[in-house]
RNAcentral holds the sequence, with entries from Rfam. A computed fold for a 55-nucleotide RNA from Podarcis lilfordi, annotated as transfer RNA. NCBI's taxonomy places the organism under Eukaryota, Eumetazoa, Bilateria, Episquamata, Podarcis.
RNA sequence: GCUCAGUGGUAGAGCAUCUGUCUUACAAGCAGAAGGUCCCAGAUUCAAUUCCUGG
Numbered sequence: 001g002c003u004c005a006g007u008g009g010u011a012g013a014g015c016a017u018c019u020g021u022c023u024u025a026c027a028a029g030c031a032g033a034a035g036g037u038c039c040c041a042g043a044u045u046c047a048a049u050u051c052c053u054g055g
Stems, first nucleotide, its partner, number of pairs: 001015004009046001017033005039055004
């Protein structure tokens, strides 16, 4: 990044990506990592991806 989950207590899966391992090499497999202000702006609430309103 793509497809989906979650559904009031700061978010998870699969695929993709990167690194290592394996291989003569590639792919597959295995191990690990990175990546999210949850379309935008307001309202309610101690707290909103979740409820309400508008776009």